[in-house]
Context: one part of a larger RNA
RNA sequence: CUGCCGAUCCAUGAUACAUGAAUAGGUGGCAUUUUAAGUCCCCCGUCAAAUCCCGGGCUCAACCUCGGACAGGCGGUGAAAACUGACAAGCUAGAGUACGGUAGGGGCAGAGGGAAUUUCUAGUGGAGCGGUUAAAUGCGUAGAGAUCGGAAAGAACACCAACGACGAAAGCACUCUGCUGGACUGAUACUGACACUCAGAGACGAAAGCUAGGGGAGCGAAUGGGAUUAGGUACCCUAGUAGUCCUAGCCGUAAAUGAUGGAUACUAGGCGCUGUGCGUAUCAACCCGUGCAGUGUUGUAGCUAACGCGUUAAGUAUCCCGCCUGGGGAGUACGUUCGCAAGAAUGAAACUC
Numbered sequence: 001c002u003g004c005c006g007a008u009c010c011a012u013g014a015u016a017c018a019u020g021a022a023u024a025g026g027u028g029g030c031a032u033u034u035u036a037a038g039u040c041c042c043c044c045g046u047c048a049a050a051u052c053c054c055g056g057g058c059u060c061a062a063c064c065u066c067g068g069a070c071a072g073g074c075g076g077u078g079a080a081a082a083c084u085g086a087c088a089a090g091c092u093a094g095a096g097u098a099c100g101g102u103a104g105g106g107g108c109a110g111a112g113g114g115a116a117u118u119u120c121u122a123g124u125g126g127a128g129c130g131g132u133u134a135a136a137u138g139c140g141u142a143g144a145g146a147u148c149g150g151a152a153a154g155a156a157c158a159c160c161a162a163c164g165a166c167g168a169a170a171g172c173a174c175u176c177u178g179c180u181g182g183a184c185u186g187a188u189a190c191u192g193a194c195a196c197u198c199a200g201a202g203a204c205g206a207a208a209g210c211u212a213g214g215g216g217a218g219c220g221a222a223u224g225g226g227a228u229u230a231g232g233u234a235c236c237c238u239a240g241u242a243g244u245c246c247u248a249g250c251c252g253u254a255a256a257u258g259a260u261g262g263a264u265a266c267u268a269g270g271c272g273c274u275g276u277g278c279g280u281a282u283c284a285a286c287c288c289g290u291g292c293a294g295u296g297u298u299g300u301a302g303c304u305a306a307c308g309c310g311u312u313a314a315g316u317a318u319c320c321c322g323c324c325u326g327g328g329g330a331g332u333a334c335g336u337u338c339g340c341a342a343g344a345a346u347g348a349a350a351c352u353c
């Protein structure tokens, strides 16, 4: 991959929303009392007859018939109190607050900087330059290219730089300043379950694109020209408009990737790196051992169809959300919502294999 068989949600295939914060909802730590809604138990009532099931009668069967159910639903009285719920009063291991430190391209705004590029201008100089596999278009005696002064502009920030840091993701790097979000660590104190997840709604969301106003050095869709070629609406060359940049809005999509949703707990190690503690050591720094948080690599058990994953799980479990149900037709048609538009979101069927 294919065929057959079995099962019915086990497995394959397919399927993680770009991202976080949060409402309804779902779920929820330890321990005590009460309650009795869920739960469980006894009894009572009811659930017409026929049918169905068990037994009985026609020789059997159909048929007839009397008796009986089991199980279960609903209602009621009563009893139990482990678990879930509810009430009350608690606890500190989850979560958070206060305090002391630390690292960081996290964000926003402002100011400053040098190298390079292009253009303009002045000098020197005098025939080529540029480009390619080779050329030509192109630029140049109206003085180019080269070189050396001066000026302007726009965009991006070499080295440091890493397997490194930060951020929810998109992303984030010249330097300084201001404002500001988050994280980690340490030792105590405080609050006392305040937690996890999250439909809808809302927020943010690369690049391209759109609207208005600026800006425009380099690069460069479109386009012109030169080549190549049988042709060449391309690859190569020479020019070059939108765009790329800024401000204010819109768009809402990407192979938005770890192609792996979030949280918690548990389950061998070895070797690094980043941040920060402790011990040892020392004049001090390193070294060595070790804790927490992050980030890598290798690997045991286990998992996996295999590749591989492997305490940062794709292992073992629980909770919540999203999503999937053969290939094509098709992310199409129609409808609706959103959008200035481009389009986005939702999203079939016939038919066919």
Stems, first nucleotide, its partner, number of pairs: 019203001025197003029091002032088001034086002037084002039080001041078001043076005053068003056064002094194001095191004099186004106180007113157001117153005123147002128139002166171001209250006218244002223239004261320006269298011302309002326353003335346004

This is a predicted structure of a 353-nucleotide part of an RNA (small-subunit ribosomal RNA, central domain) from Carnegiea gigantea.
It matches the Rfam family "Bacterial small subunit ribosomal RNA".